[in-house]
RNA sequence: GAUUUAUAAAGAAGCGCGGAGAGACAGGCUCUGUGAAGCGCUAGCAACCAGCCCCGAGCAAGGUGCUAAUUCCUGAUUCCGGAAGUCCGGAUGUAUAUAAAUU
Numbered sequence: 001g002a003u004u005u006a007u008a009a010a011g012a013a014g015c016g017c018g019g020a021g022a023g024a025c026a027g028g029c030u031c032u033g034u035g036a037a038g039c040g041c042u043a044g045c046a047a048c049c050a051g052c053c054c055c056g057a058g059c060a061a062g063g064u065g066c067u068a069a070u071u072c073c074u075g076a077u078u079c080c081g082g083a084a085g086u087c088c089g090g091a092u093g094u095a096u097a098u099a100a101a102u103u
Base pairs, nucleotide, nucleotide: 001103002102003101004100005099006098007097008096013042014041015040016039017038021031022030023029025075026074027073028072043067044066045065048063049062051059052058053056071095076092077091079090080089081088082087
């Protein structure tokens, strides 16, 4: 990198270095010199894997992950409803992220 499965409306930030970008992609919208990304330290959230037991909607942060906004919103559909191919709402899907397994 690829494939499969599960989850994605909840939850959790301060400081130092750093200096202009960031929110996957596109459009929108938003965050940002009252300091972006990145790095470090500390703190926290969370039971996917591993572990424990009285085997449960249990315990528990060892391995990952995460700590603006629902995955920030939308993206596709010969689906459903609204008088409706365009608008609104819903459903399903795609994409993305994370975990675990396989390769």
A computed fold for a 103-nucleotide RNA from Pontibacter sp. HSC-36F09, annotated as SAM riboswitch aptamer (S box leader). Its Rfam family is "SAM riboswitch aptamer (S box leader)". About the family: The SAM riboswitch is found upstream of a number of genes which code for proteins involved in methionine or cysteine biosynthesis in Gram-positive bacteria. The sequence was found by an Rfam model in a public genome assembly. Lineage of the source: Bacteria > Pseudomonadati > Cytophagia > Cytophagales > Pontibacter. The prediction has a mean pLDDT of 87.